[in-house]
About this RNA:
This is a predicted structure of a 73-nucleotide RNA (transfer RNA) from a Pseudomonadota bacterium. Its mean pLDDT, the model's own confidence on a scale to 100, is 80. The organism belongs to Pseudomonadota, within Bacteria. The sequence was found in a public genome assembly. Its Rfam family is "tRNA". The family's RNA type in Rfam is transfer RNA. Its family is annotated with triplet codon-amino acid adaptor activity in the Gene Ontology.
Order: sequence, then C1' cells, then structure tokens
RNA sequence: GCUUGUGUAGCUCAGCAGGUAGAGUGCUUCCUUGGUAAGGAAGAGGUCACCGGUUCGAUUCCGGUCACAAGCU
Repeated sequence: GCUUGUGUAGCUCAGCAGGUAGAGUGCUUCCUUGGUAAGGAAGAGGUCACCGGUUCGAUUCCGGUCACAAGCU
C1' cells in the first nucleotide's frame, strides 16, 4: 500500500429480507436471614464509533473517515 472483518448498556454479546433495541453479568433500592452468602422483586443506564446519502422511516442499505483485528505484497 491492497483486501476482508469487527465497532450496539460499565463489561461480554444478541438483534438485521428497513418500522420507535434486548439478554447475561455488573450497579441502585426493596424482600427474605440473627448477620453474611445464595435466592426473589422492582429500577436506572444506550444520540447502535463518526460524517454524509437513499427512503415516509436507517442499528440494518450505499459512500467516506477513524479505531482495532486478520490476510496478501
């Protein structure tokens, strides 16, 4: 330099033939216990890396940028 893949909650990851985003774990509050651990209930937390385009509508499609990974030279 070229090619491909990945970027979504604090962390690990789903979700995709376009229709107002979820799980596990963690966090907060409460219940249970003499007190812990375990268990149960409720809740908070995300401009879906960034900038544009298409569309009535984009996490999803298209182009570019950035970061990381793999491969080729």